Notes: The prediction has a mean pLDDT of 75. This is a predicted structure of a 105-nucleotide RNA (TPP riboswitch aptamer (THI element)) from a Gammaproteobacteria bacterium. It was read from a public genome assembly, where an Rfam model found it. Rfam family: TPP riboswitch aptamer (THI element). From the family's description: Vitamin B(1) in its active form thiamin pyrophosphate (TPP) is an essential coenzyme that is synthesised by coupling of pyrimidine and thiazole moieties in bacteria.
[in-house]
RNA sequence: CGUAGUUCCGCGGGGCGGCCUGACGGCCUGAGACACCUUACGUUCGGUGAACCCGUUGAACCUGAUCCGGUUAAUGCCGGCGUAGGGACAGGAACGGAAGCCAGA
Numbered sequence: 001c002g003u004a005g006u007u008c009c010g011c012g013g014g015g016c017g018g019c020c021u022g023a024c025g026g027c028c029u030g031a032g033a034c035a036c037c038u039u040a041c042g043u044u045c046g047g048u049g050a051a052c053c054c055g056u057u058g059a060a061c062c063u064g065a066u067c068c069g070g071u072u073a074a075u076g077c078c079g080g081c082g083u084a085g086g087g088a089c090a091g092g093a094a095c096g097g098a099a100g101c102c103a104g105a
Stems, first nucleotide, its partner, number of pairs: 001100001005095005010089001011055004017028004034049004061086003067080004
């Protein structure tokens, strides 16, 4: 000199499940299972906003999957699958000073 890294800002990506009750509502896991509007017509599609998480060092999230094994009242609840395939900024500021580079003594 300067990278990694951390925090903040802007922009962007993502998910919203299971069970109980006549209903209100409650319970389980988790960072997060929310509120409103519209469409549809007998419960489906879409949109807006908030919170949360994630943004290539990418398991946030999707496909595989009406998957496989285990657990549970039940459920992606846990693990496998997964060194699989996809997946959203080489943005700005501050701190920092791994690694590394240069010069001098």